[in-house]
Notes:
Transfer RNA from an Acidimicrobiia bacterium, 76 nucleotides, folded computationally. RNAcentral records the identical sequence in 2 taxa. NCBI's taxonomy places the organism under Bacteria, Bacillati, Actinomycetota, Acidimicrobiia. It matches the Rfam family "tRNA". The sequence is in RNAcentral, with records from ENA.

RNA sequence: GGGCUCGUAGCUCAGUGGUUAGAGCAAAGGACUCAUAAUCCUUCGGUCGUGGGUUCGAUCCCCACCGAGCCCACCA
Repeated sequence: GGGCUCGUAGCUCAGUGGUUAGAGCAAAGGACUCAUAAUCCUUCGGUCGUGGGUUCGAUCCCCACCGAGCCCACCA
């Protein structure tokens, strides 16, 4: 330098154009218990990497950029 995959909650991930973006774990509160753990209930938590474009409508499609990973090439 070229190609491919990926970026969504604190963490791991789902969501392939249409009502309000979800799950598990974590955190907070409560129930239970002599108490702790486990279990159950509730709550909290998101500028969907950034900026544009397409569309009536974008997490989703297109472009650029930023970042991560993998492969190839170059470089003596």